[in-house]
RNA sequence: CGGGGAUUAGCGCAGUUGGUAGCGCGCCAGUUUCGGGUACUGGAGGUCGUCGGUUCGAAUCCGACAUCCCCGA
Numbered sequence: 001c002g003g004g005g006a007u008u009a010g011c012g013c014a015g016u017u018g019g020u021a022g023c024g025c026g027c028c029a030g031u032u033u034c035g036g037g038u039a040c041u042g043g044a045g046g047u048c049g050u051c052g053g054u055u056c057g058a059a060u061c062c063g064a065c066a067u068c069c070c071c072g073a
Stems, first nucleotide, its partner, number of pairs: 001072007010025004019056001027043005049065005
């Protein structure tokens, strides 16, 4: 320098054909216990990496950029 992949909740990841974003663990509260753990129930937590574009509508499509990984030179 060229090509490809990844970026979504604190962590690990889903998300189909564009239609108001979910799962597991963790966290908080309650029940249970003498207490803790386990188990069960409920809850909080997201400008979907950044900036633009297309569209009535974008995590999803298009462009540029950023960070990380792989391949090639």
A computed fold for a 73-nucleotide RNA from a Pseudomonadota bacterium, annotated as transfer RNA.
Its mean pLDDT, the model's own confidence on a scale to 100, is 83.
The RNAcentral record of the sequence draws on ENA.
The organism belongs to Pseudomonadota, within Bacteria.